[in-house]
């Protein structure tokens, strides 16, 4: 001193998923904070009901292959692609990555007032480059 490849955290990232309090304390209730979902006038829509409708959530929408008599539909592979996140914030730019999953269950526009729910789970050494602008610490 290059590549590469494992590991760690009082390094941190995704995400609303975080503090505190009290008691009969393997547990239960509560508060705050933060996130959701129901629900009036007025305004929207004014019909569109199984072609179900809807809600969390970046996570939508194509195209091409695949079974088989052929077609549609679904599933499963490529591939792209709305949208997202990369660690103090902003904007541009390049880079690589994500673009799933799950709930209600015939029913929900928006919505004061009110009713009601959640406090998870996964992850990292690409913890990315670079420009320009805000601040913030720290030294002198």
């Nucleotide at each position: 001193c290059a590549u590469c490849g494992a590991a760690a955290a009082u390094a941190g990232c995704c995400g609303a998923g975080u503090u505190c309090c009290g008691c009969c304390u393997g547990g239960c209730g509560g508060a705050a904070a933060c996130g959701g979902g129901g629900g009036a006038a007025c305004c929207a829509a004014g019909u569109u009901u199984u072609u179900g409708g809807g809600g969390u959530g970046a996570a939508u929408g194509g195209c091409u292959g695949u079974g088989u008599a052929u077609c549609a539909c679904g599933g499963c592979a490529g591939u792209c692609u709305a949208g997202g996140g990369c660690g103090u914030c902003c904007u541009u730019u390049c880079g690589a990555c994500c673009g799933a999953a799950c709930c209600c269950u015939u029913c929900a526009g928006c919505u004061a007032a009110c009713c009601u729910c959640g406090u998870a789970g996964g992850c990292u050494c690409a913890u990315g480059g670079a420009a320009g602008g805000a601040g913030c610490a720290g030294u002198u």
Molecule: c-di-AMP riboswitch aptamer (ydaO/yuaA leader)